[in-house]
């Protein structure tokens, strides 16, 4: 030191130019003698950072960080 793929709600992923979402977790209501289970509702995200492109960026582009896997280099 090359190259791939990744970073999004606690936690596992979806979303690939115009509404930031789902599942499990969490909290509150009903239900129970009480939990659980199941209904209903609900709260929570600077989309890893920074700069570009665009009327408009999670989404393109470009540089950094971190991670996971290849390849090479070195004693």
């Nucleotide at each position: 030191g090359g190259g791939a793929g990744g970073u999004u709600a606690g936690c596992u992923c979806a979303g690939c130019g115009g509404g930031a979402g789902a599942g499990c977790a969490c909290c509150u209501g009903c239900c129970u003698u009480a939990c659980a289970c199941g209904c209903a509702g609900g709260g929570g995200g600077u989309c890893g950072c920074g700069g570009g492109u665009u009327c408009a960026a999670a989404c393109c582009c470009c540089a950094c960080a971190c991670c996971u896997c290849c390849c090479a280099c070195c004693a």
Molecule: transfer RNA
Organism: Thermoanaerobaculaceae bacterium